The RNA shown here (SAM riboswitch aptamer (S box leader)) has 99 nucleotides and comes from a bovine gut metagenome.
The prediction has a mean pLDDT of 85.

[in-house]
RNA sequence: CUUAUCCAGAGUGACGGAGGGAACAGGCCCAAUGAAGUCCGGCAACCUGCUUUGAAGAGUAAGGUGCCAAGUCCUGCGGUGUGUAUGCCGAAAGAUGAG
Numbered sequence: 001c002u003u004a005u006c007c008a009g010a011g012u013g014a015c016g017g018a019g020g021g022a023a024c025a026g027g028c029c030c031a032a033u034g035a036a037g038u039c040c041g042g043c044a045a046c047c048u049g050c051u052u053u054g055a056a057g058a059g060u061a062a063g064g065u066g067c068c069a070a071g072u073c074c075u076g077c078g079g080u081g082u083g084u085a086u087g088c089c090g091a092a093a094g095a096u097g098a099g
Base pairs, nucleotide, nucleotide: 001099002098003097004096005095006094011040013039014038015037019030020029021028024076025075026074027073041068042067043066046064047063048062049060050059051058052057072093077090078089079088080087081086
């Protein structure tokens, strides 16, 4: 850079000890009833493998990743409806896989 996905799912565990929710801004949250991190455990099924099929597809979960509060926590830019509080759609940015 290209492309697919991002409303589902996942612990009453051990160590650890004060932060965390990507960055900036504004919010709103999580956290001593224990944050980050590490280990174990789990979820999922993108890639490989294996089983199955004429194929499409389906299954499995061994290997490579990923993930395990809140829709990618929400807003930021554009469009649209309106009861002017907010709703919906899209973009941008970001995350993950594959190339």